[in-house]
Context: one part of a larger RNA
RNA sequence: GGUCUAUGGAGGAUGCCUUGGCGCUGAGCGGCGAUGAAGGACGUGACUACCUGCGAUAAGCAUCGGGGAGGCGGUAAGUAGCCUUUGAUCCGGUGAUUUCCGAAUGGGGAAACCCACCCUUCGGGGUAUCAUGCACUGAAUACAUAGGUGUAUGAGGCGAACGUGGUGAAUUGAAACAUCUCAGUAACCACAGGAAAAGAAAUCUAUGAGAUUCCCUGAGUAGCGGCGAGCGAAACGGGAAAAGCCCAAACCAGGCAGCUUGCUGUCUGGGGUUGUGGGACCGCGAUGUGAUACGAGGAUGGGUAGCUGAAGGCUCUGGAAAGUGCCGCCAUAGUGGGUGAUAGCCCCGUAAGCGAAACUCUGAAUCGGUCUAGCGGUAUCCCGAGUAGGACGGGGCACGUGAAACCCUGUUUGAAUCUGGGGGGACCACCCUCCAAGGCUAAAUACGUCUCAGCGACCGAUAGUGAACCAGUACCGUGAGGGAAAGGUGAAAAGCACCCCGGUGAGGGGAGUGAAACAGACCUGAAACCAUAGACCU
Numbered sequence: 001g002g003u004c005u006a007u008g009g010a011g012g013a014u015g016c017c018u019u020g021g022c023g024c025u026g027a028g029c030g031g032c033g034a035u036g037a038a039g040g041a042c043g044u045g046a047c048u049a050c051c052u053g054c055g056a057u058a059a060g061c062a063u064c065g066g067g068g069a070g071g072c073g074g075u076a077a078g079u080a081g082c083c084u085u086u087g088a089u090c091c092g093g094u095g096a097u098u099u100c101c102g103a104a105u106g107g108g109g110a111a112a113c114c115c116a117c118c119c120u121u122c123g124g125g126g127u128a129u130c131a132u133g134c135a136c137u138g139a140a141u142a143c144a145u146a147g148g149u150g151u152a153u154g155a156g157g158c159g160a161a162c163g164u165g166g167u168g169a170a171u172u173g174a175a176a177c178a179u180c181u182c183a184g185u186a187a188c189c190a191c192a193g194g195a196a197a198a199g200a201a202a203u204c205u206a207u208g209a210g211a212u213u214c215c216c217u218g219a220g221u222a223g224c225g226g227c228g229a230g231c232g233a234a235a236c237g238g239g240a241a242a243a244g245c246c247c248a249a250a251c252c253a254g255g256c257a258g259c260u261u262g263c264u265g266u267c268u269g270g271g272g273u274u275g276u277g278g279g280a281c282c283g284c285g286a287u288g289u290g291a292u293a294c295g296a297g298g299a300u301g302g303g304u305a306g307c308u309g310a311a312g313g314c315u316c317u318g319g320a321a322a323g324u325g326c327c328g329c330c331a332u333a334g335u336g337g338g339u340g341a342u343a344g345c346c347c348c349g350u351a352a353g354c355g356a357a358a359c360u361c362u363g364a365a366u367c368g369g370u371c372u373a374g375c376g377g378u379a380u381c382c383c384g385a386g387u388a389g390g391a392c393g394g395g396g397c398a399c400g401u402g403a404a405a406c407c408c409u410g411u412u413u414g415a416a417u418c419u420g421g422g423g424g425g426a427c428c429a430c431c432c433u434c435c436a437a438g439g440c441u442a443a444a445u446a447c448g449u450c451u452c453a454g455c456g457a458c459c460g461a462u463a464g465u466g467a468a469c470c471a472g473u474a475c476c477g478u479g480a481g482g483g484a485a486a487g488g489u490g491a492a493a494a495g496c497a498c499c500c501c502g503g504u505g506a507g508g509g510g511a512g513u514g515a516a517a518c519a520g521a522c523c524u525g526a527a528a529c530c531a532u533a534g535a536c537c538u
């Protein structure tokens, strides 16, 4: 020096555990905000560092309910002092208070600070901007208008995804790359709702269907495509859910204004809403039939605290019984958790049943309001205009200009009113079908910041959230931003009184507790690594 054995040190793998995560299902809810939000700063306790709670009424105040013996939140014990069967602490409903910053809104500002004016009952209140309405005032410039002032109402900001619209990439793929693709994606912006959007055919495609939306299918089909890479329908059919309506116009009546005195314009009311064309207009007929998505109404049933809730003893082992043995019992309850090991009958619960002063959701009956239809005639009137359509340039449609219909429109043109107009994938004819250029519309659908209940051939501390632990913390960065590590004594602290060595140490040895202390700052305690002793080899 090496190998091996033993015993230790160091280390923190493994096993077991779980307070935390992850995913999903169902129900609820789907907003908060100038009555000052979200988020913060600073305070607030007898003593108080942080967390939690709260706000100068400051771990709280009032009240109404629940509950029933201890309590004064946690780390976290202590000292002092209090409260409580005249019902505390605690739980729930409704209120009060709610500093300062923050949309932040009296002005300013380097957020949590500085400086004002007016009114005031001296407590306090008001004073931002923008939009809209009204009133007053009022230039150039006579009327007026712009502008100004006042007042009333509203808005502003935040929020996880879902939604509609606007703007709109590139990496990438095409094995390069330009059309193409990624993709109308990401990102940004605007706006909205609990959903949004769409929606009652100028639809489809076939002898018919009958608003929209969503799922399955059709179908990776028909097609599109440097016919490359790739992109990629629709109808039918089967389901979910079902709901249809209102204007404009013609015409009538009335108000107002204008003038050319019977017209025009405008407003209000009636009328009217359709494609087997409808309506106006003229004639005839009807007093009842249904509908309701509007208002009132509040039945009923939920939610926000809770309550009742069955049934077991002995014995043995053990530190401890829930385990063993013996004999019982309950069960609409043998889901689950806890208790010194594994408990239906010890505790909390569970099945089942019950419960609200207050607030809240649901919204039935009922009442009111609103809407509601017929037959015939005529061919006078109306039936959504810078629209439909055309041309050029683009875009959207699965469809890249193609034979390219259809939809949108930047430029430029520009009809018709039923003997009318659009469509049926160039275009024409025939045939069929539908009525654009106004609007509203629940449900089925999407999502989950959040609340409740539950589930998992999901994780188990290098996993699972970045975060099981005082984590978006410590720390890094000028900043945008980046971003950790870190769980486990024991059933119970019973957390080692006292003695000894030692520096009034660290650490250790006794003693004591405990089932165990090689459970002593901690479960278990692998390996690398280190040490001591022994054996063998050199």
Stems, first nucleotide, its partner, number of pairs: 001537009015523001016488002020459002022456007029448002031158002039101003042055003046079002049075003061095006070083003106115003116127004129155009162193001163191005173180001177226001203209002213240004223231002244440003247384001251270009275418001277383004281377004290371003294368003301361004306354003312327003316323001328345002330334001336348003389413008399425001420435005475482002495522001498510004